A computed fold for a 72-nucleotide RNA from a Deltaproteobacteria bacterium, annotated as transfer RNA. Rfam family: tRNA. The family's RNA type in Rfam is transfer RNA. The sequence was found in a public genome assembly.
């Protein structure tokens, strides 16, 4: 300095190759228990960022920010 890969709810991971962003753990609330805990229902909750394509972008362009891996 050049390539290359990643970035989604608090965390971890999914989204079938443009068509309602989903699962598990956590949080919270509830039901069981004399209390807790285990069990079980249920709610809340994200697309790095700025543009651009389209009737729709997580998903495709383009430029940037973190992070990792390669060569020099």
């Nucleotide at each position: 300095u050049g390539g290359g890969c990643u970035a989604u709810c608090g965390u971890u991971c999914a989204a079938u190759u443009g068509g309602c962003a989903g699962g598990a753990c956590a949080c919270c609330g509830g039901a069981u228990u004399c209390u807790g805990a285990c069990u079980c229902c249920g709610c809340c909750a994200a697309u790095c960022u700025a543009g651009g394509u389209u009737c729709a972008a997580g998903u495709c362009c383009u430029a940037g920010u973190a992070g990792c891996c390669c060569a020099g």